About this RNA
Two RNAs folded together computationally: RNase P RNA and transfer RNA, 453 nucleotides in total. Rfam match: Bacterial RNase P class A. It is annotated as a ribozyme.
[in-house]
This record gives sequence, structure tokens and C1' cells, in this order.
RNA sequence: CGAGUCGGCCGGGCGGCCGCGUGCCGGCUUCGGUCGGUCCGAGGAACGUCCGGACUCCGCAGGGCACGGUGCUGGGUAACACCCAGUCGGGGCGACCCGCAGGACAGUGCCACAGAGAACAGACCGCCGAUGGCGGCGUCAGCCGCACAGGCAAGGGUGAAACGGUGCGGUAAGAGCGCACCAGCGCCCGGGGUGACCCGGGCGGCUCGGCAAACCCCACCGGGAGCAAGGCCAGACAGGGGGAGGACGGCCCGUCUAUAGACACCCCCGGGUAGGCCGCUAGAGCUGGCGGGCAACCGACAGCCGAGAGGGAUGGCCGCCCCGGAGCGUCGGGCAGACGCUCCGGACAGAAUCCGGCGUACAGGCCGACUCGCCAC
RNA sequence: GCCGGGGUAGCUCAGACGGUAGAGCAGCUCACUCGUAAUGAGCAGGUCGUCGGUUCAAGUCCGAUCCCCGGCUCCA
Repeated sequence: CGAGUCGGCCGGGCGGCCGCGUGCCGGCUUCGGUCGGUCCGAGGAACGUCCGGACUCCGCAGGGCACGGUGCUGGGUAACACCCAGUCGGGGCGACCCGCAGGACAGUGCCACAGAGAACAGACCGCCGAUGGCGGCGUCAGCCGCACAGGCAAGGGUGAAACGGUGCGGUAAGAGCGCACCAGCGCCCGGGGUGACCCGGGCGGCUCGGCAAACCCCACCGGGAGCAAGGCCAGACAGGGGGAGGACGGCCCGUCUAUAGACACCCCCGGGUAGGCCGCUAGAGCUGGCGGGCAACCGACAGCCGAGAGGGAUGGCCGCCCCGGAGCGUCGGGCAGACGCUCCGGACAGAAUCCGGCGUACAGGCCGACUCGCCAC
Repeated sequence: GCCGGGGUAGCUCAGACGGUAGAGCAGCUCACUCGUAAUGAGCAGGUCGUCGGUUCAAGUCCGAUCCCCGGCUCCA
């Protein structure tokens, strides 16, 4: 200098004018408001609503079943499908990245087409034809031919996948048929690690397909609904009429009141209202340094308060600066570059009960760590 | 705001537990008719909303994303 990897952060600034929404203060008021002042007033994703909680209600003691979810190990956490650290597998020269990563000798099921054969398989082409068979020759020992019985699975071919690989021996031809090495699997032993797992050694020819993001098995977790949850007050109407099922929240056991299932509850028709308050924002909170921990994170201390609503406020203009692009001019022999002027642009998107995550969108910019290649010293 | 359902041919919809996607109407051609409709015969038409993943193989299974539709106030 070029190419790249990872992590963290920002996501316009200052001033002026006009405007919007709560709260507070003050003036006026026909008590409905209105005017003035003051404080505060969107985000890293407020988004998607994909997970996990807090909180609230549901006739919930509890247990089981069904259903749903998670799935290497150890930690973190209120909890998680998240995060951190590791293990294993895969990719990259590398920094590094990716992985829903338990079980296929518990069982069931599927593997289309092609192909001879698709799961303890099979023989189309092929190889052989030792042993039988047929034919021929023969010096009667045997030899030659055919490929009928039959043997083989090395080679070809099909397929996503064809029942280990290489070599030597062996054979009629062959084959783990035998042996050596390698790969895998199973069992045993020693060592390391909390563990997933790793390292080393021995034995067994055992060679054993894939799919569980198919049913399922195993382990663990989970009641359901959601702030339009729910509670209080005021007011209005007719707390009116009809229906179903049944005691528990999907089902069962068991429990409570009680021995009968009423009321509550649910559905339909009809009626009224379109008000106020609480929940509502001080919290698993933010900032700072300190201590523990590899880290995620935890602990104690100090300081700070940062929107809270009702069909829902946070915006617009101007000036200067910042960033990016284009054009023109000046400096410069030209290039690079610098300066000045003009024009255009500055994203994604916006709270609604609140948190912790994940995922997705995003103009542009900053910082740090590292890798590879080339050149120079 | 909270919670559900669904995207397959021009339209309305099927597609059991993955194996290469259909039906009806509409369209086109031919026949029948003087002509049209109806009828009969035949034909064409598909990124299965989009992008990834699992698998030999995805409309189907898993994840992300885009779009459409529906329900939920109080007295109660």
C1' cells in the first nucleotide's frame, strides 16, 4: 500500500423565530376554557410480536394423563429457544466463521425414478467353468472345445446412497478367505478433565446405510388468558326475556359446600352508557470508579431521576458549522492535492403496562484488536 | 395495543404421515348451427407470497420476512 476478519460506539451540533402535549405557578373567566411564564418531552432499533418473565384475573390444595416446548457440556440469569466459556463436526492459507449438535442394536415407518439388486440385498454386461454335463482328440495318463448345470462379486453400468480402502498371498475365477498397514465400530485397561470429551495401549474380522426440522423413546421444563388484564366511583336503563350444559382451569382421580344441583358462569334477544380515578411508571433502573470472575455476570459504595395520555403531543422555517456527491474558479507545467463559491442530499423508523433477549431495517461516520499478500529499510 | 386465521392456474378452492401438483368456472382451437348460446372433443396456462435451512428429494418439515383478513370497551 492492497485485500480481509472481529469487537465496541455514534447516528448530526449550536443559535434564533413560530408551533404541539402533560404537570406546576399566575392573570382573566360566561367555570366550558383561555392567555402568559416555567419544567420535562421517543429509539438503537421505540419495529416484527418470535421467545422468556414481572403484574392481574380465572370456583386453581395436590397428583396423573393429554398437549406443547427445549435438546453436546459447564456456568450466568427472575426466566429463556438468550448470553459466556469450552467440546465435537464442517468451512477458510489465515485472523476467524457456521452448526435445532441426545437416541437409528426399544419399536413402527419411508428411501420415488433409474437399476440385476435399496437393508442382515442382488447378478444385466462380465469373469470362471476346478467339480458334474455334452462334443471331439488320444500314445488311455490325459488334453482341447462348448458354456448346460453351477461358482464368483474383482471390473463395467444405475443411483443421493451398492454392505470398508491399499498391497501381498491365495484361487478355476474370486472374495477379510488369510496376513500387514490404514479407517470405522464394539469391549476392556491406564492417564487427564467438574463435564462434554481428549490422549495412549490391548482384544475382536465385528465391517454394522440414511432419515427423528417422520411417528416415537429418553431427560428436563410448562395451568389458561392477557393492561381492551383487572379494581374503585358516579350516572342511565327494564339488574328484563329465552336457551344450553355442568362443578371445578382440556380430561381423570381426589378435595370443598352439600346429597340437590340453585346462583355465579356461558350463548342469544332486548335495554342503557360512550364519564372520572387507580393500575401507570423509581425500575431485575442509569452513570462513575472499586472488588470478585477467563468471560457472561455478580457484589458493595457514591451520585442521578430520563415521556407517560384521552383515538394518541415530541414538528416546521432560517443562519452558521459538520459529513457525502456533482459542477465551476484559483494555486500548481501536469497529476495528486489544497482553498473558495454554487446546487443537491443526510438514513431506518417513531413510545402506549413494564422489563430481559432474539430477529429484521438503516444514509453516513469514528475507535480498537488481529490476519494474509506485495514492496522498502 | 393484545390475540387468532390465511397466501397454490385469470377466479373459487383440493392436495392423509415429503416422491416431482390437480378439480370446477373462465380462455383458445375444432365440430354441430344460417349465426349465437348451450353441448361434445381437444389444448394451453403454475417463481405453490419471498428468502434461507434440514433431506437424495420440500407446496408439505423448521426459521426469517412481506402482504391480506378477522376478533377483543363498560353497565356485565